[in-house]
RNA sequence: GCCACCAUAGUUCAAUGGUAGAACGAUGGUAUCGUAAACCGUAAAUAUUGGUUCAAAUCCAAUUGGUGGCU
Numbered sequence: 001g002c003c004a005c006c007a008u009a010g011u012u013c014a015a016u017g018g019u020a021g022a023a024c025g026a027u028g029g030u031a032u033c034g035u036a037a038a039c040c041g042u043a044a045a046u047a048u049u050g051g052u053u054c055a056a057a058u059c060c061a062a063u064u065g066g067u068g069g070c071u
Base pairs, nucleotide, nucleotide: 001070002069003068004067005066006065007064010024011023012022013021018054026042027041028040029039030038047063048062049061050060051059
């Protein structure tokens, strides 16, 4: 220099173009003499910019970052 793949919650992962969800973690409460476990709640995310579409996490383009391959 060229090519391919990946980027979603604090972490690990889902989601046929049509309400963005789960587990663990965090936090509030219940219960207990008290703590943990348990139970009931709460908050939290689509890498960035543009395009297509009635509608985009999903399709297209560019950029950024990461991984791998070739030279």
Model confidence (mean pLDDT): 83 of 100. A computed fold for a 71-nucleotide RNA from Parcubacteria bacterium RAAC4_OD1_1, annotated as transfer RNA. The organism belongs to Candidatus Parcubacteria, within Bacteria. Rfam family: tRNA. About the family: Transfer RNA (tRNA) molecules are approximately 80 nucleotides in length.